[in-house]
RNA sequence: GAAGUUCGGCCGGGGUGUCGGCGGGCUGCUGUUGCAGCGCCUGUCGUCUGAGAUCAUACCCGUCGAACCUGACCUGGGUCACACCAGCGUAGGGAGCCGCCCGAUUCAGACA
Numbered sequence: 001g002a003a004g005u006u007c008g009g010c011c012g013g014g015g016u017g018u019c020g021g022c023g024g025g026c027u028g029c030u031g032u033u034g035c036a037g038c039g040c041c042u043g044u045c046g047u048c049u050g051a052g053a054u055c056a057u058a059c060c061c062g063u064c065g066a067a068c069c070u071g072a073c074c075u076g077g078g079u080c081a082c083a084c085c086a087g088c089g090u091a092g093g094g095a096g097c098c099g100c101c102c103g104a105u106u107c108a109g110a111c112a
Stems, first nucleotide, its partner, number of pairs: 001107003005104001007099004011062004017048001019046008028038004068093003074087004
């Protein structure tokens, strides 16, 4: 001196599931006198994993992009289930610009 990786600023993108208890709903199914069982949806409380399970002005991620979405109610293993591991996957998508000073890092040059 440069880079703009860390870092910082502003802006933007993304997810929210499993299981159990209790309550509510259904022009769902079965039996039915009442009603009961099962299924689905939903509210709430607790549980598990996780950075995060709508504690959020949080958390994670932003092209050097597996944050997250699609394929996918996918395939094999695993779990009560989710999680998790491997594959799919060199797949298809996916949200960016800036950098004055100090510090870290890398690169280049000069001098000692």
Molecule: TPP riboswitch aptamer (THI element)
Organism: Rhodospirillaceae bacterium Spongia-Bin9